[in-house]
RNA sequence: GGAGGGAUGACCGAGUGGCCGAAGGUGCUCGCUUGGAAAGCGAGUGUAGGGAAACCUACCGUGGGUUCGAAUCCCACUCUCUCCG
Numbered sequence: 001g002g003a004g005g006g007a008u009g010a011c012c013g014a015g016u017g018g019c020c021g022a023a024g025g026u027g028c029u030c031g032c033u034u035g036g037a038a039a040g041c042g043a044g045u046g047u048a049g050g051g052a053a054a055c056c057u058a059c060c061g062u063g064g065g066u067u068c069g070a071a072u073c074c075c076a077c078u079c080u081c082u083c084c085g
Stems, first nucleotide, its partner, number of pairs: 001084007010026003018068001027045006046059005061077005
């Protein structure tokens, strides 16, 4: 220099145009259980802004574009992994 894969919540990880801030798991918090723990079971749990609350808005590596609508399609860039030279 060339080709390809990947980047999603504290962590892992699914999602391939609308039901999706978004499954599932781990972790964490509270409760049940126990003499006390562990294990198990139940409930809850992203960040920021607005609001009395209900709720609303933005955020899927970054910046643009397409579309009525984008985590998802297109372009550029960043980081990372693999291969070729």

Description:
Transfer RNA from a Myxococcales bacterium, 85 nucleotides, folded computationally. Rfam family: tRNA. About the family: Transfer RNA (tRNA) molecules are approximately 80 nucleotides in length. The sequence was found in a public genome assembly.